[in-house]
SAH (S-adenosyl-L-homocysteine) riboswitch aptamer, 89 nucleotides, folded computationally. It was read from a public genome assembly, where an Rfam model found it. Its mean pLDDT, the model's own confidence on a scale to 100, is 78.

RNA sequence: CUGCCCGAGGGGCGCUGCAGCAUUCGCGUGCAGGUCAGGCGGAUGCGAGGCUCGGGCAGGUUGUGCAUAGGCAACGGCGCCCAUUCCCC
Numbered sequence: 001c002u003g004c005c006c007g008a009g010g011g012g013c014g015c016u017g018c019a020g021c022a023u024u025c026g027c028g029u030g031c032a033g034g035u036c037a038g039g040c041g042g043a044u045g046c047g048a049g050g051c052u053c054g055g056g057c058a059g060g061u062u063g064u065g066c067a068u069a070g071g072c073a074a075c076g077g078c079g080c081c082c083a084u085u086c087c088c089c
Stems, first nucleotide, its partner, number of pairs: 001059009010082006018050001020046008029037002049075001
């Protein structure tokens, strides 16, 4: 650094819908062919923790290495509600 898993970032309801996923249709390409491979587009449905941090596993890369100690935040479309904190009445 990448992939995966776990946890956390206080919750609930409703709405839209990008990515993504599912179903389906269409158009090219490759191939001898096809119920094949892969690309693009349309329709329908789902879809607002996909982000960041911490821990773990695996792999890659870079870097002198090891140990100890310390430390936990900033964010998350729109509307409403609850909770929490502060101030005023």